[in-house]
Molecule: c-di-GMP-I-GGC riboswitch aptamer
Organism: Bacillales bacterium UBA6259
C1' cells in the first nucleotide's frame, strides 16, 4: 500500500406501504429488507431525471395553437459511471 472469506464485531437500506414536504424530478421520518467494503462524505466531469424560457422541422389557407426534436438557465440524483475526499475488520493469493 494494495486486496476483499459463506470470518467476526459494527454499519447501511432497494422496491413497496403510511405520515410530512416540494410545481416537479425528489427529499425528511418510521415501518420494511433487493442489494451494499465505502450503498461514508463532496454534484467536480460525465449520463439520467425534473421545471422555466427561448427556438422549432410538422400540422392549418393565414394568425393563433400544438408539437418531434434542438438550446439555455435553474434545479434532482453520488444505490448509472468517473474523479476528489475520510474510514472499520484482517483469512487467503
Nucleotide at each position: 500500500a494494495a486486496c476483499g472469506a459463506u470470518a467476526a464485531a459494527g454499519g447501511c437500506a432497494a422496491a413497496c406501504c403510511a405520515u410530512c414536504u416540494g410545481u416537479g424530478a425528489g427529499g425528511a421520518u418510521g415501518g420494511g429488507a433487493c442489494g451494499c467494503a465505502a450503498a461514508g462524505c463532496c454534484a467536480u466531469g460525465g449520463g439520467u431525471c425534473u421545471u422555466u424560457u427561448c427556438u422549432a422541422a410538422u400540422a392549418u389557407g393565414c394568425c393563433u395553437u400544438a408539437u418531434a426534436g434542438g438550446a439555455a438557465a435553474a434545479g434532482a440524483u453520488c444505490g448509472c459511471c468517473a474523479g476528489g475526499u475520510u474510514g472499520c475488520c484482517g483469512a487467503a493469493a